[in-house]
Context: one part of a larger RNA
RNA sequence: UGACGGGGGCCCGCACAAGCGGUGGAGGAUGUGGUUUAAUUCGACGCAACGCGAAGAACCUUACCAGGGCUUAAACCGCAGGGUAAACCAUCUGAAAAGAGGGCUGCUUCGGCAAUCCUGUAGAGGUGCUGCAUGGCUGUCGUCAGCUCGUGUCGUGAGAUGUUGGGUUAAGUCCCGCAACGAGCGCAACCCUUGUUCUUAGUUACCAGCAUUUCGGAUGGGGACUCUAGGAGGACUGCCGUCGUAAGGCGGAGGAAGGUGGGGACGACGUCAAGUCAUCAUGGCCUUUAUGCCCAGGGUGUCACACGUGCUACAAUGGCGGCUACAGAGCGACGCAAGACCGCGAGGUGGAGCAAAUCGCAGAAAGGCCGCCCCAGUUCGGAUUGGAGUCUGCAAUUCGACUCCAUGAAGUUGGAAUCGCUAGUAAUCGCGUAUCAGCCACGACGCGGUGAAUAUGUUCCUGAGCCUUGUACA
Numbered sequence: 001u002g003a004c005g006g007g008g009g010c011c012c013g014c015a016c017a018a019g020c021g022g023u024g025g026a027g028g029a030u031g032u033g034g035u036u037u038a039a040u041u042c043g044a045c046g047c048a049a050c051g052c053g054a055a056g057a058a059c060c061u062u063a064c065c066a067g068g069g070c071u072u073a074a075a076c077c078g079c080a081g082g083g084u085a086a087a088c089c090a091u092c093u094g095a096a097a098a099g100a101g102g103g104c105u106g107c108u109u110c111g112g113c114a115a116u117c118c119u120g121u122a123g124a125g126g127u128g129c130u131g132c133a134u135g136g137c138u139g140u141c142g143u144c145a146g147c148u149c150g151u152g153u154c155g156u157g158a159g160a161u162g163u164u165g166g167g168u169u170a171a172g173u174c175c176c177g178c179a180a181c182g183a184g185c186g187c188a189a190c191c192c193u194u195g196u197u198c199u200u201a202g203u204u205a206c207c208a209g210c211a212u213u214u215c216g217g218a219u220g221g222g223g224a225c226u227c228u229a230g231g232a233g234g235a236c237u238g239c240c241g242u243c244g245u246a247a248g249g250c251g252g253a254g255g256a257a258g259g260u261g262g263g264g265a266c267g268a269c270g271u272c273a274a275g276u277c278a279u280c281a282u283g284g285c286c287u288u289u290a291u292g293c294c295c296a297g298g299g300u301g302u303c304a305c306a307c308g309u310g311c312u313a314c315a316a317u318g319g320c321g322g323c324u325a326c327a328g329a330g331c332g333a334c335g336c337a338a339g340a341c342c343g344c345g346a347g348g349u350g351g352a353g354c355a356a357a358u359c360g361c362a363g364a365a366a367g368g369c370c371g372c373c374c375c376a377g378u379u380c381g382g383a384u385u386g387g388a389g390u391c392u393g394c395a396a397u398u399c400g401a402c403u404c405c406a407u408g409a410a411g412u413u414g415g416a417a418u419c420g421c422u423a424g425u426a427a428u429c430g431c432g433u434a435u436c437a438g439c440c441a442c443g444a445c446g447c448g449g450u451g452a453a454u455a456u457g458u459u460c461c462u463g464a465g466c467c468u469u470g471u472a473c474a
Base pairs, nucleotide, nucleotide: 001474002473003471004470005469007468008467009466010465012463013462015458016457019421020420021419022418023417026312027311029309030308031307032306033305034303042053043052064298065297067295068294069293070292078121079120080119081118082117083116084115088103089102091100092099093098106113107112125287126286128285129284130283134281135280136276137275138274139272141270146185147184148183149182150181151180152161153160154159165176166175167174191264192263193262194261196233197232198231199230200229201228202227206222207221210220211219212218236258239252240251241250242249243248301440314414318373319372320371321370322369323368324367330361331360332359335354336353340349341348342347380411385406386405387404388403389402390401391400427450428449429448430447431446432445433444
C1' cells in the first nucleotide's frame, strides 16, 4: 500500500421487511448429469453451465458409428517429364458413391495450343491437440462510482498528498474548507424512442360542414380533425415561499410533463490464467492410401434414475354453447392469398387483388350479453392408447406437425427449501417475427389489451461504496 475480520461509523441496492404471484408435489415439453450404446459428435459447470452455442438434427445439417469406395485428391495453384481427347450419349454392375466396356469429338502457321489424364516434386486438407502460447468477440463484479496522471509539497524509502474533512447528490454530482494546483478515463449531457404543442405536407391515411349514395369515406369534394413524417418549441430548480454561508433540500404555482419525466443504446482502470483454437483468424505440435475426401444407412431422439428451466392443470373470479365489441407491432413475389364452392375438421378446388398507409396474412383474446353445469375426480383435467385422415417433403419406420372419432391416466394447491416483481410494473390475455420445405416453439425476441397490492422502516440475511481500526496474511 492492499486484502481480510462472526471490528467500528456513514450510506445504498426487490438485500431484508411490507405485499402479489410462482418454483419445489402431478403429467407432458426441453436442457443437463448418469446409465446404455457400434455411435449415442463436441463445447458450456456456483452466482456468471443446465429452453446455453442450436434464430429450426427425418436426408442434408453432422463434426459421431458400422459399411462401400478415393489418394495431387471436392476447390485453388507452380515446375519437370509423358499420354490422349475430356465433357457428353446410351448400356451393364451397384444402396449410392463409383466402376466396366462402347459411341462421338476442338483450334492450328502442323511446331504446338486449350482441355484432360498419368508420374515425380513443391504442396493441399484436418470441426485433430493446446483458450494455460494468442488476436478478435463475450460474460461477470456493475451503470457500481470509481480508476489514474502532470507539476508541486511531505517522507531515507515503499509511498502519501491531491481523491481526506464539513455538507449535498443517483453520481469523485456540486459547494465550502484544505500543500496543494490542474488534468485525463469514467458520471452527467450530446444520440434513439415515448409523452405535449406549433408548423410544413395531404396519398394509399382522415371526414367536420355541403352534395350524391348501392349506406360501404363508397363517389364528388374538403385540408378542419385523426394520423403519417420532416422541422421547430417545450423543463432550466427558470418563478414564488421557506430552511441554508453555499451547493442544495422541502412546499407551491403554472404546465402535457418537475426536479435524471418514462424506456433504450452507451459498460472507466481492472478482476475471474472466466468462456470461445467448433464462427473466424492465428503460433506451436500432430496427421498425409488418413486424424483428409465421397456415398448410402444408422446415431445425436437410448431410459431404472437425479437436477435445472418452462408449459398445462388440479376448477365456479370456473368449464361449455350461442351472439357481440375494442389493439399494436410486424410479414408477404421461390411470396401473402380475399370472395365463392367441397369437406365435421386439418385441408382441398380455384384464383380476384397486392412489390402493399391501397391487397392479403387477420378471426385478436381476456371483455360484454344470454343460457347450461351445482362442487363431483365432475360438462374439472387432459396424459396415454386404438382407429381413420390432412399437409410438407425424393422420403415421415427408427424420428414431423396437424385434424376427426373413441379412450379418459396422474392431479383436490404441493415438505424442507427457494425465485421474480416498486407502476402501466406484477399478474393475466391474446397477436406478430426470425430461423424455416415442414416441424417436435410450451423456446427466444418483440407487440399491444385488462390492470393491482405494498414499502412503518434499515435490527437482521445478502452484495456493493467511503472513512477508520486490528493483523503473526501478500
Source information:
This is a predicted structure of a 474-nucleotide part of an RNA (small-subunit ribosomal RNA, 3' major domain) from an uncultured prokaryote. The full RNA is in RNAcentral, with records from ENA. The prediction has a mean pLDDT of 83.